[in-house]
Context: one part of a larger RNA
RNA sequence: CUGGGCGUAAAGCGCUCGUAGGCGGAUUGAUAAGUCAGAGGUGAAAGCCCAGGGCUCAACCUUGGAAUUGCCUUUGAAACUGUCAGUCUUGAGUUCAGGAGAGGUGAGCGGAAUUCCGAGUGUAGAGGUGAAAUUCGUAGAUAUUCGGAGGAACACCAGAGGCGAAGGCGGCUCACUGGACUGAUACUGACGCUGAGGAGCGAAAGCGUGGGGAGCAAACAGGAUUAGAUACCCUGGUAGUCCACGCCGUAAACUAUGAGAGCUAGUUGUCAGCAAGCAUGCUUGUUGGUGACGCAGCUAACGCAUUAAGCUCUCCGCCUGGGGAGUACGGUCGCAAGAUUAAAACUC
Numbered sequence: 001c002u003g004g005g006c007g008u009a010a011a012g013c014g015c016u017c018g019u020a021g022g023c024g025g026a027u028u029g030a031u032a033a034g035u036c037a038g039a040g041g042u043g044a045a046a047g048c049c050c051a052g053g054g055c056u057c058a059a060c061c062u063u064g065g066a067a068u069u070g071c072c073u074u075u076g077a078a079a080c081u082g083u084c085a086g087u088c089u090u091g092a093g094u095u096c097a098g099g100a101g102a103g104g105u106g107a108g109c110g111g112a113a114u115u116c117c118g119a120g121u122g123u124a125g126a127g128g129u130g131a132a133a134u135u136c137g138u139a140g141a142u143a144u145u146c147g148g149a150g151g152a153a154c155a156c157c158a159g160a161g162g163c164g165a166a167g168g169c170g171g172c173u174c175a176c177u178g179g180a181c182u183g184a185u186a187c188u189g190a191c192g193c194u195g196a197g198g199a200g201c202g203a204a205a206g207c208g209u210g211g212g213g214a215g216c217a218a219a220c221a222g223g224a225u226u227a228g229a230u231a232c233c234c235u236g237g238u239a240g241u242c243c244a245c246g247c248c249g250u251a252a253a254c255u256a257u258g259a260g261a262g263c264u265a266g267u268u269g270u271c272a273g274c275a276a277g278c279a280u281g282c283u284u285g286u287u288g289g290u291g292a293c294g295c296a297g298c299u300a301a302c303g304c305a306u307u308a309a310g311c312u313c314u315c316c317g318c319c320u321g322g323g324g325a326g327u328a329c330g331g332u333c334g335c336a337a338g339a340u341u342a343a344a345a346c347u348c
Stems, first nucleotide, its partner, number of pairs: 003320004007302002012316001014201004021194003025088007033081002035077008049065006091191001092188003095184004103177007110154001115149007125136002162169002206247006215241002220236004258315006266293013297304002321348003330341004
């Protein structure tokens, strides 16, 4: 390279947009670049292969053929691919009418609870644990009532529920704003799919500057436990967690399952619509999502099964025994932490 693969054995980039490239609906005509057929030229010789010949045989030498799968010229064919010109509506999009949603950004508001502060009542304990102690408390704690401050998170509703490309999103209201879905058919007329590089987004932790700091809590301190206890348990407690702006760019970023399209039994729940029928809240049908079970088929098995891991097509990414190692070196990025790209010796 060919091949075989990628849910769990090695292997799907965390996700999206999109450049080049690859691939691309129906139909008519033209063309003849690809394609196919014929002819001609060339494809040195030697070698290889085949059939003969010469050294006593063989190696070796030699004659002829074949081959040289290629390139060029020319004559044709026109189904397919391409190109050009035209037409179409099923793919894709636009328009109109709807209802659903924790989709995003910003601003404002609310109640419960924890903590702290002030005041009242009240008196000796309170906390905490397997049991204790550290700790708090007669300078009045814990408990209870009222008032105040401040920060963070939003009980119930809540659901295999919804929305989002993924990360993710949950109190209420307003403003701005993205997408999907359904119905109607009016319009455009292949405008599409994928996507190397590239660009953007990207939990938590971490970093920079400035705020904020109630609770929780790495580090740290103390008390226990223990042979020890740099832990598990307890009392404290700083970064951090929160906000603004900027970086980092990684996760079991998981459905461990790339994106798109077509086809292939059903049953049942649920969410958002629509249509018809009537018993007016049910039934039937239908579109899109989200679950459970299950046939064919697939699978090493487990299992998957119209939301495929089935049957096919297009495009991208990735794998190629274990360790060494996602490491070293070099490059790129980063303030740093580090990220990314990524070997070899050696060894089994």
Annotation: Predicted 3D model of a 348-nucleotide part of an RNA (small-subunit ribosomal RNA, central domain) from Maricaulis salignorans. Its mean pLDDT, the model's own confidence on a scale to 100, is 89. NCBI's taxonomy places the organism under Bacteria, Alphaproteobacteria, Maricaulales, Maricaulaceae, Maricaulis.